[in-house]
RNA sequence: GGCUCGUUCGUCUAGGGGUUAGGACGCCGCCCUCUCAAGGCGGUAACACGAGUUCGAUUCUCGUACGAGCUACCA
Numbered sequence: 001g002g003c004u005c006g007u008u009c010g011u012c013u014a015g016g017g018g019u020u021a022g023g024a025c026g027c028c029g030c031c032c033u034c035u036c037a038a039g040g041c042g043g044u045a046a047c048a049c050g051a052g053u054u055c056g057a058u059u060c061u062c063g064u065a066c067g068a069g070c071u072a073c074c075a
Base pairs, nucleotide, nucleotide: 001071002070003069004068005067006066007065010025011024012023013022018055026044027043028042029041030040031039048064049063050062051061052060
């Protein structure tokens, strides 16, 4: 350099054209408890960036960035 794959809440992850973008842990509040932990209830917070296609893109296509893998060149 070429090719392939990946990028979603603070973390791990589900989903994959019209969703309120779901779950677990975390964090915050309340309940429970003599107190703490555990437990129960509620809340918080996310689609890497740009362009294209489309009535509509987080989802499809292309590019960029970052990461992973395979491979070539160099000697």